Predicted 3D model of a 72-nucleotide RNA (transfer RNA) from a Pseudomonadota bacterium. Its Rfam family is "tRNA". Gene Ontology term of the family: triplet codon-amino acid adaptor activity. Taxonomically the source falls in Pseudomonadota (Bacteria, Pseudomonadati).

[in-house]
RNA sequence: GGGCGGUUAGCUCAGCGGUAGAGCACUGCUUUCACACGGCAGGGGUCGCAGGUUCAAGCCCUGCACCGCCCA
Numbered sequence: 001g002g003g004c005g006g007u008u009a010g011c012u013c014a015g016c017g018g019u020a021g022a023g024c025a026c027u028g029c030u031u032u033c034a035c036a037c038g039g040c041a042g043g044g045g046u047c048g049c050a051g052g053u054u055c056a057a058g059c060c061c062u063g064c065a066c067c068g069c070c071c072a
């Protein structure tokens, strides 16, 4: 330098045009002599960045950035 895959909550990931989600973590309450476990409730997102298409974009298109794999 070229090809492919990836980037979504603090972490690991799902979601492939029409209300952004799960598990874990975190906070409060409950339970316990206390801790842990369990139960209930809650907070947390510029969907990597910029532009384009569309009535509507996390999802489609283009460029860029970063991570991984392969080729040279």
Base pairs, nucleotide, nucleotide: 001071002070003069004068005067006066007065010024011023012022013021018055026042027041028040029039030038048064049063050062051061052060